[in-house]
Molecule: RNase P RNA; transfer RNA
Organism: Candidatus Aminicenantales bacterium
RNA sequence: GGAGUGGGCGAGGCGGUUGCUCCGUCCCUCCCGGAAGGGGAGGACGGGGAGGAAAGUCCGAACUCCGAAGGGCAGGAUGGUCGCUAACGGCGACUCCGGGCGACCGGGGGAAAGUGCCACAGAAAACCCACCGCCCUCUGGGCCGGGGCAACCCUCCCGGGGAGCAAGGGUGAAAAGGCGAGGUAAGAGCUCACCGCCCCGAUGGUGACACCGGGGGCACGGCAAACCCCAUCCGGAGCAAGACCAAAAGGACCCCGUUUCGGGGCGGCCCGUCCCGUGGGGUGGGUAGGUCGCUCGCCCUCCCGGGCAACCGGGGGGCCAGACAAAUAACCGCCCCCGCGCGAGCGGGAACAGAAUUCGGCUUAUGCCCCGCUUCGGCC
RNA sequence: GCCCCUGUCGUCUAGCCUGGUCCAGGACAUCGCCCUUUCACGGCGGCAACACGGGUUCAAAUCCCGUCGGGGGCGCCA
Numbered sequence: 001g002g003a004g005u006g007g008g009c010g011a012g013g014c015g016g017u018u019g020c021u022c023c024g025u026c027c028c029u030c031c032c033g034g035a036a037g038g039g040g041a042g043g044a045c046g047g048g049g050a051g052g053a054a055a056g057u058c059c060g061a062a063c064u065c066c067g068a069a070g071g072g073c074a075g076g077a078u079g080g081u082c083g084c085u086a087a088c089g090g091c092g093a094c095u096c097c098g099g100g101c102g103a104c105c106g107g108g109g110g111a112a113a114g115u116g117c118c119a120c121a122g123a124a125a126a127c128c129c130a131c132c133g134c135c136c137u138c139u140g141g142g143c144c145g146g147g148g149c150a151a152c153c154c155u156c157c158c159g160g161g162g163a164g165c166a167a168g169g170g171u172g173a174a175a176a177g178g179c180g181a182g183g184u185a186a187g188a189g190c191u192c193a194c195c196g197c198c199c200c201g202a203u204g205g206u207g208a209c210a211c212c213g214g215g216g217g218c219a220c221g222g223c224a225a226a227c228c229c230c231a232u233c234c235g236g237a238g239c240a241a242g243a244c245c246a247a248a249a250g251g252a253c254c255c256c257g258u259u260u261c262g263g264g265g266c267g268g269c270c271c272g273u274c275c276c277g278u279g280g281g282g283u284g285g286g287u288a289g290g291u292c293g294c295u296c297g298c299c300c301u302c303c304c305g306g307g308c309a310a311c312c313g314g315g316g317g318g319c320c321a322g323a324c325a326a327a328u329a330a331c332c333g334c335c336c337c338c339g340c341g342c343g344a345g346c347g348g349g350a351a352c353a354g355a356a357u358u359c360g361g362c363u364u365a366u367g368c369c370c371c372g373c374u375u376c377g378g379c380c
Numbered sequence: 381g382c383c384c385c386u387g388u389c390g391u392c393u394a395g396c397c398u399g400g401u402c403c404a405g406g407a408c409a410u411c412g413c414c415c416u417u418u419c420a421c422g423g424c425g426g427c428a429a430c431a432c433g434g435g436u437u438c439a440a441a442u443c444c445c446g447u448c449g450g451g452g453g454c455g456c457c458a
Stems, first nucleotide, its partner, number of pairs: 001376008009367001012335007020049008029040004051352001055363002058361005063238004075234005080094005095108005109229002114227002116223003131169002133165002136162007145154003177195002180192003196218001197216005203210002242292004252283005261277006299318008336349005381454007390408004400438001410426005431447005
């Protein structure tokens, strides 16, 4: 100097003045009530007053209601092992694989249960396939060369048919175990050694797994962030959940009155009677509004003990926002730091972002802030 | 506050579930040429997009994760 990784802090510190909001005590005053008591306005004093992410709403819970939640289907989530935890998709330790010189980082069930897909290219994309090739054999033609008196034979070149092979070339993201030797007409796990793979056994470990020995003789390409299979977990909604008090207007229901009026039924008309509306009184539910839920909680902090760690146990101390269009602010002085200036002095002290039922996590945003540890390289 | 849905040319959309011949198709708009005396209509051609970042895969608009943007519902009575 580069890189990796862990932790802390986050409007610099102290003091003052004026405000806002919540709580407690006291004083004063008003309203309701027979009283007990309840509610409101004002003042004094004291105390608390944004975050590490309050964010995204991605997981897990508490709490509340629906419901009686017992079981199953569907659907969703998770996925090495062991542990931590109220729980988790979180955290810790270990293990295997991959990347990196390294510190370190990333990933993790099953592809020999089944189905499906693997474009183009390629012979073949997963039961067995052959384009160029290699080898054997039969055969047609050519004629350079060689042999032979000749028929013909050997080598070479251009083809055709049959049988064998999968080593080499070529295609592709991926090619049917790898490499060497033997073997063969040419080849091939065909055979052998080593490596890989599979099976069995022993040892260590709670376990994933590691390591050792023996055997098989190659069968088994990739994709499950494709369907699926296996194991485990999950009832649904969410504080605008939900509970209590409770107007006005309209509607519902009940009672009274039919004194007035309107409409209808008893076939028409009159009387009578019944119903509906209208008139008067009342009841219950819901809404506006108010109160609760609402902040003491699997909380914070110090010490001791256990554990590699996550974390757990015991003891002492502490109270730390609870608002409802929504408070957490403004100014001044001194000191500190940074920049500019010779100097007197001047300017600045930031970024992301702001509670709204509450916790445990994850993810994302953020500071030319602070402190470690590790590794690589250069120089002395 | 809580809970859902969604993002493809300038606009409306197909493709996504089931990844491949998708350097993404269509319509309207726009630009150029032809037709016409001219305009319109019509014909031919062009320009133009997968919100962003990462991952899985041989291969991503499509599958998975995160971020950003847009839209909707929930107080509440018959």